[in-house]
RNA sequence: GCCGGUGUAGCUUAGUGGUUAAAGCGCCCGACUCAUAAUCGGGAGAUCGAGAGUUCAAAUCUCCCCACCGGCA
Repeated sequence: GCCGGUGUAGCUUAGUGGUUAAAGCGCCCGACUCAUAAUCGGGAGAUCGAGAGUUCAAAUCUCCCCACCGGCA
C1' cells in the first nucleotide's frame, strides 16, 4: 500500500429500515437475615467510534475518516 472483519451502558453481548435501543454481570436503593452471602423487588446508566449522504423514517443502507484485529504484498 491492497483486501476482509469488528466498533452499541463500567464489562460481555442482542438488535440487519418502523413502539420509548434489549438482556446478563456489575453499580445504587429496598425486602429477607442477628449479620453477611444467596434470593426477590425497584432504579440509574449507551442520542449506537466521528462526519456527511439516501429515505417519510437510519444502530441498521451508501461514502469518507479514526481505532483495533486478521490476510496479502